A computed fold for a 73-nucleotide RNA from a Bacteroidota bacterium, annotated as transfer RNA. The organism belongs to Bacteroidota, within Bacteria. The coordinates come from a structure-prediction model, not an experiment, and the mean pLDDT is 81.
RNA sequence: GGGCCUGUAGCUCAUCUGGUAGAGCGCUACGUUCGCAAUGUAGAGGCGAGGGGUUCGAGUCCCCUCAGGUCCA
Numbered sequence: 001g002g003g004c005c006u007g008u009a010g011c012u013c014a015u016c017u018g019g020u021a022g023a024g025c026g027c028u029a030c031g032u033u034c035g036c037a038a039u040g041u042a043g044a045g046g047c048g049a050g051g052g053g054u055u056c057g058a059g060u061c062c063c064c065u066c067a068g069g070u071c072c073a
Stems, first nucleotide, its partner, number of pairs: 001072007010025004019056001027043006049065005
């Protein structure tokens, strides 16, 4: 320098061919306990690496940039 893959909640990951984003763990509150753990219920938490484009509408399609991984030179 070139090819491919990845970049979604604190962490690990879904979101089956575009229709206003969810799970597990973790966190907070409450109940059960003398207390802890465990368990149950409820809740907070992301506008989806950054920018632009297409579309009535994009995490999901197209382009550029950035970061990581991998292969080739």